[in-house]
Predicted 3D model of a 377-nucleotide RNA (Bacterial RNase P class A) from a Polyangiales bacterium. Model confidence (mean pLDDT): 75 of 100. Its Rfam family is "Bacterial RNase P class A". By type it is a ribozyme. A source record names the gene rnpB. RNAcentral holds the sequence, with entries from ENA.

């Protein structure tokens, strides 16, 4: 120096000018004055979970979504914390839709003989029979039939347990050691599993981000929720349905079942409104500091109030100061690598509320610590 990993922390401070949005005092209000407030670590994406709100408090079958290895923690979670299991990096560290494939269907391309349930002889091996050749013979080559063989070769992502001895015509869990797998038990662990010991020669490839099976969880909509307040839907025509023979709407996927129910549906012409006031910011709150726990987090206590606009404000210019980075330096320390000082120049990113919270992801400027490697004193 370079490369690379997880985490902390920071996102600029002042002053002066000139504006912008609220809120409080003046004021009958309006202008103006005063005086104070006024964006994030992701305020974003709207991918999850929740709080409030409304639908008759949401019934039953189907279906549909979601998660999927234990424990824990939260107001939940598909979140996060610690573990177990795999995997991957030299190492900091990372990474995993990690239930079931003997419930059943289904896929498995090219290649290859054979691609799924007691699979496949291509080529080789090996045994028996015959022919031909060569040979004095024993025999060798070499073709044919018929068998046996999953050890070797080739194809492939995968070839039905792996290797090594024995055995064997030649081979084969046939037999055995080791590994690996099933399955019993003992011991540790809350478990996930982990460790040992026996016992079976062995038990059946993978896929389930393929149908499916299994467990658990789900009622819809969302602050344009949704309540109040003002105006207003007036009043007209023509047609069709309908009044316990139910039009029509609700239980926001379908069916059933249920509940409200006298209106509604189209056209033809006309008429008003498209506002204000609450939800709205004090909350699962921020932040110190003691305890408890490996941690996430949780109990105590002190302490602060910090945007609430509604077409959306939060903003611009000059100067100092801090910060980073390039170059200079006759300055300081140091044997030096180099660090400090000045001095001049440049740079500061991603990006912005819109009911609120916790999380995930996604964007990004730099400071501090961690790892590896390499140079140089």
């Nucleotide at each position: 120096g370079g490369a690379g990993c997880g985490g902390u922390c920071c996102a600029g401070g002042u002053g002066a000018u000139c504006g912008c949005c609220g809120g409080u005092a003046u004021c009958c209000a309006a202008a103006g004055u005063a005086c104070g407030g006024g964006a994030g670590g992701a305020a974003a994406g709207u991918c999850c979970g929740a709080g409030c709100u409304c639908c008759a408090c949401a019934g039953g079958a189907c279906g549909g979504a979601a998660u999927g290895c234990c424990a824990g923690u939260u107001a939940a979670c598909u979140g996060c914390u610690g573990g177990u299991g795999g995997g991957g990096g030299c190492g900091a560290c990372c990474c995993c839709g990690a239930g079931g494939a003997a419930a059943g269907u289904g896929c498995c391309a090219c290649a290859g003989a054979g691609a799924a349930g007691c699979a496949g002889a291509c080529c080789g091996c090996c045994a028996c029979g015959g022919a031909g050749u060569c040979g004095a013979a024993a025999g060798g080559c070499c073709c044919c039939g018929c068998g046996g063989u999953a050890a070797g070769g080739g194809u492939g992502a995968a070839a039905a347990g792996g290797c090594g001895a024995g055995g064997u015509a030649a081979g084969a869990g046939c037999u055995c050691a080791c590994c690996g797998g099933a399955u019993c038990g003992g011991c540790g662990g809350c478990a996930a599993c982990g460790u040992c010991g026996g016992u079976c020669g062995c038990u059946a490839g993978g896929c389930a981000a393929a149908c499916c099976c299994c467990a658990u969880u789900c009622g819809g909509a969302g602050c344009a929720a949704g309540a109040c307040g003002a105006a207003a839907u007036a009043g007209g025509g023509a047609g069709g349905c309908g009044u316990u023979c139910g039009a029509g709407g609700g239980c926001u996927g379908u069916c059933c079942g249920c509940c409200c129910g006298a209106g509604c549906c189209u056209c033809c012409g006309g008429g008003u409104a498209g506002c204000g006031u609450c939800g709205c910011u004090c909350g699962a709150g921020g932040c110190g500091c003691g305890c408890g726990g490996u941690g996430a987090c949780g109990c105590g206590u002190g302490u602060c109030c910090u945007a609430g606009a509604u077409g959306a404000a939060u903003g611009a210019u000059c100067g100092c100061c801090a910060c980073c980075c390039g170059c200079g330096u006759u300055c300081c320390g140091g044997u030096g690598a180099c660090g400090g000082g000045c001095g001049c120049g440049g740079g500061a990113a991603c990006a912005g509320g819109a009911c609120u919270c916790g999380g995930c992801u996604u964007a990004c400027g730099g400071u501090c610590c961690c790892u590896c490697c390499g140079a140089c004193c």